Annotation: This is a predicted structure of a 499-nucleotide part of an RNA (small-subunit ribosomal RNA, 5' domain) from a metagenome. RNAcentral holds the full RNA, with entries from SILVA.

Context: one part of a larger RNA
RNA sequence: GAACGAACGCUGGCGGCGCGCUUAGCACAUGCAAGUCGAGCGCUCUGGGGGCAACUCCAGGGAGCGGCGGACGGGUGCGUAACACGUGGGUAAUCUGCCCUCGAGUCCGGGAUAACUCGCCGAAAGGCGAGCUAAUACCGGUUGAGCCCCCGGAGACUUCGGUCUCAGAGGGAAAAGGAGCAAUCCGCUUGAGGAUGAGCCCGCGGCCCAUCAGCUAGUUGGCGGGGUAACGGCCCACCAAGGCAACGACGGGUAUCUGGUCUGAGAGGACGGCCAGACACACUGGAACUGAGACACGGUCCAGACUCCUACGGGAGGCAGCAGUGGGGAAUCUUGCGCAAUGGGCGAAAGCCUGACGCAGCGACGCCGCGUGUGCGAUGAAGGUCUUCGGAUCGUAAAGCACUGUCGCGGGGGAAGAGACCUGACGGUACCCCGAGAGGAAGCACCGGCUAACUCUGUGCCAGCAGCCGCGGUAAUACAGAGGGUGCGAGCGUUGUUC
Numbered sequence: 001g002a003a004c005g006a007a008c009g010c011u012g013g014c015g016g017c018g019c020g021c022u023u024a025g026c027a028c029a030u031g032c033a034a035g036u037c038g039a040g041c042g043c044u045c046u047g048g049g050g051g052c053a054a055c056u057c058c059a060g061g062g063a064g065c066g067g068c069g070g071a072c073g074g075g076u077g078c079g080u081a082a083c084a085c086g087u088g089g090g091u092a093a094u095c096u097g098c099c100c101u102c103g104a105g106u107c108c109g110g111g112a113u114a115a116c117u118c119g120c121c122g123a124a125a126g127g128c129g130a131g132c133u134a135a136u137a138c139c140g141g142u143u144g145a146g147c148c149c150c151c152g153g154a155g156a157c158u159u160c161g162g163u164c165u166c167a168g169a170g171g172g173a174a175a176a177g178g179a180g181c182a183a184u185c186c187g188c189u190u191g192a193g194g195a196u197g198a199g200c201c202c203g204c205g206g207c208c209c210a211u212c213a214g215c216u217a218g219u220u221g222g223c224g225g226g227g228u229a230a231c232g233g234c235c236c237a238c239c240a241a242g243g244c245a246a247c248g249a250c251g252g253g254u255a256u257c258u259g260g261u262c263u264g265a266g267a268g269g270a271c272g273g274c275c276a277g278a279c280a281c282a283c284u285g286g287a288a289c290u291g292a293g294a295c296a297c298g299g300u301c302c303a304g305a306c307u308c309c310u311a312c313g314g315g316a317g318g319c320a321g322c323a324g325u326g327g328g329g330a331a332u333c334u335u336g337c338g339c340a341a342u343g344g345g346c347g348a349a350a351g352c353c354u355g356a357c358g359c360a361g362c363g364a365c366g367c368c369g370c371g372u373g374u375g376c377g378a379u380g381a382a383g384g385u386c387u388u389c390g391g392a393u394c395g396u397a398a399a400g401c402a403c404u405g406u407c408g409c410g411g412g413g414g415a416a417g418a419g420a421c422c423u424g425a426c427g428g429u430a431c432c433c434c435g436a437g438a439g440g441a442a443g444c445a446c447c448g449g450c451u452a453a454c455u456c457u458g459u460g461c462c463a464g465c466a467g468c469c470g471c472g473g474u475a476a477u478a479c480a481g482a483g484g485g486u487g488c489g490a491g492c493g494u495u496g497u498u499c
Stems, first nucleotide, its partner, number of pairs: 001499004006495005013370006019363002021328001026326003030323003035068003040065002043062008075281003085205007094198002099194007107141004116131006147172003151168001153166005177186003207253003214244003219241004224236003256278004260271004283304005306317004334360001336359003342356001343354004373403004383394004407440001409435005417426001443488005448469003454483005464471002
């Protein structure tokens, strides 16, 4: 000098765009943050219509069965020195719901169960028994272009492990319906390909300590098996005795990684907040279930700590989602508005949900822009300060006169953002027009040298200053006040940290 997610002191007019718990991965009151589908299904309630009735139709509500979503989106950085990340490859060792393309199919049956009713238990949370019922829920059978398993055959390729193609014998596994007057549409089953996403493996790369030098028993390899979507000592039995290490094993400390950010002429150094990609985690530890996908933040189970309810038998909870509270701290915001836009889930759609998101609020925290007036104005007024008492200086500065109208204020108009119709939170905002009117808007640090800016008074090694050198003990440009000056300016200084 530059920089900052800053803090502190003094000061503070406006706008735009950003940013805002770096500390206790401390504890959390309250509200909201993931639902949706009646065009899968039965039931029930309310209102209305039809019918003698059973019942049926229309509109709306409710829980339940079922489907899809809750594995995305949002948060945090604890752990992790690791194939976690980055980069380049491999998978002939793999999976992939929804979506796209193409092919084949969608036949015949069956038994339950929730809701509901009745009974019972419990303070509650909740549960038990009996009975009834539906389905795109569940199960059996038929069929099988193709698919899977097993057997042997031919051909091609081969890294000699195997892979691919073709024909064949045997065995095995499918399906669901709904809407509509209909056309048709939405689904369902099976196969091939694609797209997307993911798993696994490998080369290379990126911290400190050698005052950590030896480490290792599923350890290293083999054989056989289990397990997985899949290779593998991933797991197990048996066999062998290996494997790693000064090219730093093992141990300890620290730490999410990257795109990037800051600095620097560069080389390099330091950092990884916001945004984006990846990873990890969800009170602490462990586990699996469901599922295309989880070992699952707002799911389940077990254990623990903590908090709450209780009729003492037993139960409930998890803000590192958005706001908000206490606490810790030098320090970090509103318990706001809206789904109008973008995006997401469900739905045929209308639509519903969405603290993602879009906005608004608070904070000079940062960057950028603007204003606090402009011109004229010398008896150089008053006043302050200094003085050699002549004067000098603040100083065209003020007053005064003439103007202007940014921001702000009053009044009027008033968007785009909405790519056919409809729909605007922001917002009566931005912006435009009219009006009045210098009115409402300047401070902070410094002035001994480095370093730009000097005098007076007070003080008297005191009180104090100080980044370094150093000032202060009676004339202090270095302390304190004042006048003046210098620098920056809605900021200016200080502290901390990096280069």
Model confidence (mean pLDDT): 88 of 100.